The prediction has a mean pLDDT of 81. Predicted 3D model of an 84-nucleotide RNA (c-di-GMP-I-GGC riboswitch aptamer) from Propionispira arboris. NCBI's taxonomy places the organism under Bacteria, Negativicutes, Selenomonadales, Selenomonadaceae, Propionispira.
RNA sequence: UUAUAUAUUGGCAAACUUGUUGAAAAACAAGGGCGCAAAACUAUGGGUCUAAAGAAGUAUUCCAUGACUGCCAGGUUGCAUAAG
Numbered sequence: 001u002u003a004u005a006u007a008u009u010g011g012c013a014a015a016c017u018u019g020u021u022g023a024a025a026a027a028c029a030a031g032g033g034c035g036c037a038a039a040a041c042u043a044u045g046g047g048u049c050u051a052a053a054g055a056a057g058u059a060u061u062c063c064a065u066g067a068c069u070g071c072c073a074g075g076u077u078g079c080a081u082a083a084g
Stems, first nucleotide, its partner, number of pairs: 001083004011036002016031006034070001040076003044073003047068003054062002
């Protein structure tokens, strides 16, 4: 540098449950373990969710300055094995 997956006495942790915070989306902690070789970091581009405030003026409306990186890319860094 390229390729790979069989998840390793190592790492992360979906759904779900409980508690706390929040208007909500969601986040955090504990339990749990579906999966993950970047399921590490980063809201940069697209996408998705929410709509308190604001707009609008009665509607199951619009709107991110709020969220999601375990949706797809981009950027940064990195483990194991094999080959060069």